[in-house]
Context: one part of a larger RNA
């Protein structure tokens, strides 16, 4: 000198863009953050109208709200950085042995039957959470059968490759495995079994990836083989047996620290520092620890269960409920970090044949903060009796200083008033949270808008008074003990400017 997710002190006009718990992965009140659906099923209330024997009934509201079965989605999106020194990440490759819902292309099929269980009804247990028993019922829920181009397993025959085990292709035999229908009737959607693709996951390998040797030896499923199990699949992944290996000064093992990277900061570069924001369909985690279920996908943040630990809450003491490292917000910690805001209008996502629609604290916006960056303003011209006042003075004057006053002018921004978008659309119409915002026009008046630090040298800028090794200053050298350009105040000056200084950290 540059930089910062900064903080502190003094000060503070406007606009735009960005950023905003770096500490306690501490604990959390409250609300919201993941639902949706012409497959199926149950089905109100309220209000209105009409009828009425005044008990009620019928119709509309409405097959709506709200439930249940079932499908898809809750593995994405959002958060955090605790753990992890690892194929975790980055980069370059490889499937030797793999999987794939939705999506795209493509082939074939969607036939015949059956029995349940919720919701519901009845009885009943419980304070509640939540159940128990009996009965009824539907389906794109469940089960059985048929069919099988293709698929998979096994057998046979043949071709090709190979020394061979074998691999691959063709033909054939055999075994196994399907399904669901819907509507607004269309060139529709869906279901089943395949083939291919896309994208993704899984696995393997090379190279790179912090500090300590005052950590030097480490290892028994350890290293390899055979066989088996397991997995979507390879593999000590697991088991049995066999061999005795494997790693290590090119740093094993142990300890410490740490998410990684694109990037960001600095620097002429080499390098050093860093990993906030933004990005990677990177990794890990979801109160601490462990386990599995479902599923194409999880060992699953707002799922289950179970266990366990700590904590909080409810309780009728029998037993239950909970998990903000989602968005706001609270307490606590801290030098320190925002609103319990608006909207689905746009973009994207989930469901849904399409559309419409619903949901979306993703997202888009607004609010707060000089936290950072950028832009703009706080006026312009003339104006010497060089006014008054202040300060200094050798008492002559000098300086503040064209500065002010005064005269003329302008009106950005802020203020007031009027108009008023784009962002929104594929036939048209309708649809904007932001927002009466941006922007445009008009009105009035210099009006409403300057501070902070420094002035001994480094280092731009000095005098007076006060103080008297005191009070104090200080980045280094050093100032202060009676004339201090170094302390404090004043005046003046210098520097930067809506900021200026200080502190911390990095180059």
């Nucleotide at each position: 000198g540059g930089a910062u997710g900064a903080a502190c002190g003094c000060u503070g006009a406007c606009a735009g863009a960005a950023u905003g718990c770096u500490u306690a992965a501490c604990a959390c009140a409250u609300g919201c953050a993941a639902g949706u659906c012409g497959a199926c099923u149950g089905g109100a209330a309220u209000u209105c109208a009409c009828c009425u024997u005044c008990g009620g009934g019928u119709g509309a509201u409405a097959g709506u709200a709200c439930g249940g079965u079932g499908g898809c989605g809750g593995a994405c999106g959002g958060g955090u950085g605790a753990g992890u020194a690892a194929c975790g990440c980055g980069u370059a490759a490889a499937g030797a042995a793999c999987u794939u819902g939705c999506c795209c292309c493509u082939u074939a099929g969607c036939c015949c039957g059956g029995g349940a269980c919720a919701a519901c009804u009845g009885u009943u247990g419980g304070a509640a959470a939540c159940g128990a028993c009996a009965g009824c019922u539907a389906a794109u829920a469940c089960c059985g059968g048929a069919u099988a181009u293709u698929a998979u397993g096994c057998g046979c025959a043949g071709g090709c490759g190979g020394c061979a085990u074998c691999g691959u292709c063709u033909g054939u035999g055999u075994a196994u495995g399907a399904a669901a229908g819907c509507u607004a009737u269309a060139u529709g959607c869906g279901c089943u079994a395949g083939g291919g693709g896309a994208g993704a996951g899984c696995u393997u390998u090379g190279c790179g990836u912090c500090c300590c040797a005052u950590u030097a030896g480490c290892u028994a499923g350890u290293u390899g083989g055979u066989a088996g199990g397991g997995u979507a699949a390879u593999g000590g992944c697991c088991u049995a047996c066999c061999a005795a290996g494997g790693c290590a000064a090119c740093g094993a093992u142990g300890g410490g620290u740490a998410g990684c990277c694109g990037g960001c900061c600095u620097g002429a570069g080499a390098g050093g520092g860093u990993g906030a924001a933004c990005g990677g369909c990177c990794c890990a985690c979801a109160a601490g620890g462990g386990g599995a279920c479902u599923g194409a996908g999880a060992c699953a943040c707002g799922g289950c269960c179970c266990c366990u630990u700590a904590c909080u809450c409810c309780u009728a003491c029998g037993g239950g409920a909970g998990g903000c490292a989602g968005c706001a917000g609270u307490g606590g910690g801290g030098a320190a970090u925002a609103u319990u805001g608006g909207a689905c209008a746009a973009u994207g996502g989930a469901c849904c044949a399409a559309a419409a629609g619903u949901c979306u604290g993703a997202u888009c916006c607004a609010g707060c903060a000089a936290u950072u960056c950028u832009g703009u303003g706080u006026g312009c011209a003339c104006g010497a009796u060089g006014a008054a006042g202040g300060c200094c003075u050798u008492c002559g004057g000098g300086u503040u200083g064209u500065a002010a006053a005064g005269u003329g002018c302008u009106u950005u921004c802020a203020g007031c008033a009027g108009g008023g978008a784009a962002g929104a659309a594929g036939c048209a119409a309708a649809u904007g949270a932001c927002g009466g915002u941006a922007c445009c026009u008009g009105c009035a008046g210099a009006a409403g808008a300057a501070g902070c630090g420094a002035c001994g040298g480094c280092u731009a800028a000095a005098u007076a008074c006060g103080u008297g090794c005191c009070a104090g200053c200080a980045g280094c050298c050093g100032c202060g003990g009676u004339a201090a350009u170094a302390c404090g105040u004043a005046u003046g000056u210098c520097g930067c400017a809506a900021g200026c200084g200080u502190u911390a950290u990095c180059c």